The RNA shown here (SAM riboswitch aptamer (S box leader)) has 90 nucleotides and comes from a chicken gut metagenome. The prediction has a mean pLDDT of 78. The sequence is in RNAcentral, with records from MGnify.
RNA sequence: CUUAUCAAGAGCGGCGGAGGAAUCUGGUCCUAUGAAGCCCGGCAACCUGUUUUCAAGGUGCCAAGUCCAGCGGUUUAUCCGAAAGAUGAG
Numbered sequence: 001c002u003u004a005u006c007a008a009g010a011g012c013g014g015c016g017g018a019g020g021a022a023u024c025u026g027g028u029c030c031u032a033u034g035a036a037g038c039c040c041g042g043c044a045a046c047c048u049g050u051u052u053u054c055a056a057g058g059u060g061c062c063a064a065g066u067c068c069a070g071c072g073g074u075u076u077a078u079c080c081g082a083a084a085g086a087u088g089a090g
Base pairs, nucleotide, nucleotide: 001090002089003088004087005086006085011040013039014038015037019030020029021028024070025069026068027067041062042061043060045059046058047057048056049054066084071081072080073079
């Protein structure tokens, strides 16, 4: 860069110790009833293998729709789309 997907699913475990929800702005929210991170465990979106089902291998994922808004349309607060982002494959 191209392309597909992004309303489903997944721990009351151990270590850890104060932040976290991609970035910016504004919200909203999670968190000492323990954040991030690591280990274990789990899930099953894509690819591979097997061959029709197995989570075995490679990635990925395990609060909230990609947490919401930002740009455009619209009934002005809802919906749709875009952009951006994430993941896989090339």